[in-house]
Predicted 3D model of a 369-nucleotide RNA (Bacterial RNase P class A) from Perlucidibaca sp. The sequence is in RNAcentral, with records from ENA. A source record names the gene rnpB. The organism belongs to Perlucidibaca, within Bacteria. Rfam family: Bacterial RNase P class A. It is annotated as a ribozyme.

RNA sequence: GGAGUCGGCCGGGCGAUCGCCGCCAUGCUUGCAUGGGGGAGGAAAGUCCGGGCUUCACAGGGCAGGGUGCCAGGUAACGCCUGGGCGGCGCGAGCCGACGGAAAGUGCAACAGAGAGCAGACCGCCGAACGGUCUCAUGUGGCCGCAAGGCCGGUGGGAUGCGUGGCAAGGGUGAAACGGUGCGGUAAGAGCGCACCACGAGUCUGGUAACAGACCGGUACGGCAAACCCCACCCGAAGCAAGACCAAAUAGGUGUCCAUACGCGCGGCCCGCGCGGGACACGGGUAGGUUGCUCGAGCCCGCUGGCGACGGCGGGCCUAGAUGAAUGAUCGUCCUCGACAGAACCCGGCUUACAGGCCGACUCCACCC
Numbered sequence: 001g002g003a004g005u006c007g008g009c010c011g012g013g014c015g016a017u018c019g020c021c022g023c024c025a026u027g028c029u030u031g032c033a034u035g036g037g038g039g040a041g042g043a044a045a046g047u048c049c050g051g052g053c054u055u056c057a058c059a060g061g062g063c064a065g066g067g068u069g070c071c072a073g074g075u076a077a078c079g080c081c082u083g084g085g086c087g088g089c090g091c092g093a094g095c096c097g098a099c100g101g102a103a104a105g106u107g108c109a110a111c112a113g114a115g116a117g118c119a120g121a122c123c124g125c126c127g128a129a130c131g132g133u134c135u136c137a138u139g140u141g142g143c144c145g146c147a148a149g150g151c152c153g154g155u156g157g158g159a160u161g162c163g164u165g166g167c168a169a170g171g172g173u174g175a176a177a178c179g180g181u182g183c184g185g186u187a188a189g190a191g192c193g194c195a196c197c198a199c200g201a202g203u204c205u206g207g208u209a210a211c212a213g214a215c216c217g218g219u220a221c222g223g224c225a226a227a228c229c230c231c232a233c234c235c236g237a238a239g240c241a242a243g244a245c246c247a248a249a250u251a252g253g254u255g256u257c258c259a260u261a262c263g264c265g266c267g268g269c270c271c272g273c274g275c276g277g278g279a280c281a282c283g284g285g286u287a288g289g290u291u292g293c294u295c296g297a298g299c300c301c302g303c304u305g306g307c308g309a310c311g312g313c314g315g316g317c318c319u320a321g322a323u324g325a326a327u328g329a330u331c332g333u334c335c336u337c338g339a340c341a342g343a344a345c346c347c348g349g350c351u352u353a354c355a356g357g358c359c360g361a362c363u364c365c366a367c368c369c
Stems, first nucleotide, its partner, number of pairs: 001365010012334007020039002023036006041340001045351002048349005053239004065235005070084005085099001086097004100230002105228002107224002122171002124167003130163002132160007141152004179197006198219001199217002202215005243291004253282006262276005298317008335338001
């Protein structure tokens, strides 16, 4: 100097004027005035996880259903984070990970292919065994012939690969073909034997563990659990339009008292009772209002335990709270000319969006001293 990896931070500045929503003080007085001070984010987003809070449900346990899934730790909790293991990618700094169990059981595998799970032989390789055919040799076999010789059969060798067999090395199909490479071995082959690798319900050692290493074993046990399933752990439901409080008008309800003149009901009549009447009280509840509402697993600094996530101690700080819903507009000026985007009960995460810029640590390459 170039190319990268990881982590952290900022994300227009300053000034003036006019507005909007809370808070505090004062004044008048019950909503205004004056003054002071505060007013969006790293994601406020998606609403995907987890928790607080609230109401309802709930003895305990089990079933069903859902979720999580290498190990250890952190945490209020998590599907998050940290450290470690294993696997994959990268020369490296580093990055990625639905990563429990396939020897509990059930099941699945299109097409192609001979064969797809106690598999299989299409091409191919072989001739050891049995048979056929051809051929050579052999003799003290049998038969025919006067003889030369012929025929049948035996024994041994060779050829063929025809029948029957042996094989799974090679080719071919497939996502996957019943361990891989090499040497030996063989008729050809094969864990058939051996070495290394792989593998293992074995032993020992290290480690809290996941796991690793050494020894031993011997080739059997294929894949899929993002198929059912098994194992371990976790989970009640709904959400601030939760919920709580105050409380008109109108209508209705309950209770007490008054009245019982009149009407209706108890078949007619009398008494009585009930309903209809009046007054008062009470409670539910609608409109409306108040609250929940922002001091909280809070933020900053220092010390301290821990590799770290995080914890402990001390000190300091208060940092939006609306409810038709504020956080804006205009002007001036400067620069590198400004991205994604806007709270609505709160908090911890994850994910997604984002112009541009700053800082730190580390890696690789080239060159110079």